Model confidence (mean pLDDT): 78 of 100. This is a predicted structure of a 176-nucleotide RNA (FMN riboswitch aptamer (RFN element)) from a Rubrobacteraceae bacterium.
RNA sequence: CGUAACUUUCGGGGGCGGGUGGAAUUCCCGCACCGGCGGUGAGCCCAGCAGGGUCGCCUAGCGUUUCUGCCGGGGAGCCCGCGAGCCUCCUUGGAGGUUGAGCCGGUGAAGGUUCGCUUUCGUGACGAGCCGUAAUCCGGCGCCGACGGUCAGAGUCCGGAUGGGAGAAAGGAAGA
Repeated sequence: CGUAACUUUCGGGGGCGGGUGGAAUUCCCGCACCGGCGGUGAGCCCAGCAGGGUCGCCUAGCGUUUCUGCCGGGGAGCCCGCGAGCCUCCUUGGAGGUUGAGCCGGUGAAGGUUCGCUUUCGUGACGAGCCGUAAUCCGGCGCCGACGGUCAGAGUCCGGAUGGGAGAAAGGAAGA
């Protein structure tokens, strides 16, 4: 440096007010709020290191700004997959099945293309315009949310659950 078994720790957020009613944080009205895990990541963002250039200064140096390379980190509820949950089966530990929701506009490197300019007529650089790359960024408007319970129907209340879990971090022989 790196790692098999294994070990340890971690691993879900969110509602109020009013109305009706015998009864609703569940219905209706109004205005809110929340978003598990991995992947992808507009040629994006952040930080560090090394090297080159610019500019400045109190010049063996320091600062500034920019380019290139390397390394590390981050980046989606509705794009892809997974988990929980639910259903079925059986040998109770597994197997199979199921599992929600997005559009519009904007920005935009590379690249393409048109015109001007240039030309040794092959082309090349520059200038201007157009096309063009994000379901993740920005703006707008939308949409979605297991099961059981409940004096009455729930993403936000209570419960299974001090559970399970996709996984995350740290440790970890051999080996190099």
It was read from a public genome assembly, where an Rfam model found it.
Its Rfam family is "FMN riboswitch aptamer (RFN element)". Rfam's curators write: The RFN element is a highly conserved domain that is found frequently in the 5'-untranslated regions of prokaryotic mRNAs that encode for flavin mononucleotide (FMN) biosynthesis and transport proteins.
Taxonomically the source falls in Rubrobacteraceae (Bacteria, Actinomycetota, Rubrobacteria, Rubrobacterales).